[in-house]
RNA sequence: GACAAUUUGUGAAGAGAGCGCUCGCGCGACGCGGGACGCCGAAGGGGCAAGCUAUCCGCACCCGCUGGACGGAUGGCGAAACUCUCAGGUAAAAGGAUUCGCAAGUUGUU
Numbered sequence: 001g002a003c004a005a006u007u008u009g010u011g012a013a014g015a016g017a018g019c020g021c022u023c024g025c026g027c028g029a030c031g032c033g034g035g036a037c038g039c040c041g042a043a044g045g046g047g048c049a050a051g052c053u054a055u056c057c058g059c060a061c062c063c064g065c066u067g068g069a070c071g072g073a074u075g076g077c078g079a080a081a082c083u084c085u086c087a088g089g090u091a092a093a094a095g096g097a098u099u100c101g102c103a104a105g106u107u108g109u110u
Base pairs, nucleotide, nucleotide: 001110002109003108004107005106006105007104008103009102010101011100012099013098018037021035022034023033024032025031038090039089040088044086045084046083047082051077052076053075054074055073056072057071058070061068062067
C1' cells in the first nucleotide's frame, strides 16, 4: 500500500400501527401532562432449535480399561429480520433495525 472484520462520525435510502376516547392545564394549537382501551415491531431488552459439552443412569455391541460406542434424564453454552411486547412507538417532526457511500481509529491477513 491492498484486502477483510469491527468501532465511531457523517451523507442518502428506510417499514408498521388510533393525527381515536376521556380528564386536567392552556386564549389557542396538528400543544403539554394523566387515565382507560385498541394496535405495531425495525431503538434497546427478554426467550428458544440444531449442535457442542458436563454429571448421573441404562446397555443384547466393542473392549479388558473402573473404559468406548449407543440410549435416556438433568444442567451449561447456543442464532435471527423468528418470537415476546418489558421498554419504545401508533399524523408531521424526531426516532428507526438494516443497506450503500465517505472519513478516522483498532485488529487480522498479505